The RNA shown here (transfer RNA) has 73 nucleotides and comes from Candidatus Iainarchaeum sp. It matches the Rfam family "tRNA". It is annotated as a transfer RNA. RNAcentral holds the sequence, with entries from ENA. The coordinates come from a structure-prediction model, not an experiment, and the mean pLDDT is 82.

RNA sequence: GGGCCUGUAGUUUAGCGGCUAUAACGCUGCCCUUACACGGCAGAGGUCGGCGGUUCGAUCCCGCCCGGGCCCA
Numbered sequence: 001g002g003g004c005c006u007g008u009a010g011u012u013u014a015g016c017g018g019c020u021a022u023a024a025c026g027c028u029g030c031c032c033u034u035a036c037a038c039g040g041c042a043g044a045g046g047u048c049g050g051c052g053g054u055u056c057g058a059u060c061c062c063g064c065c066c067g068g069g070c071c072c073a
Base pairs, nucleotide, nucleotide: 001072002071003070004069005068006067007066010025011024012023018056027043028042029041030040031039049065050064051063052062053061
């Protein structure tokens, strides 16, 4: 330098172009306990990597850039 894959919550992730984006773990509060742990209930937490484009509508499709991984030279 060229090609391919990939980026969603603190972490790991689900998500045939269409309602207010999903779950687990973790975190917070309450219940339970003498107390802790376990368990139960509730809650907070997301510019869906960035900028453009296509579309009535984009996490999803296209282009460029950025980060990560792999291959070729």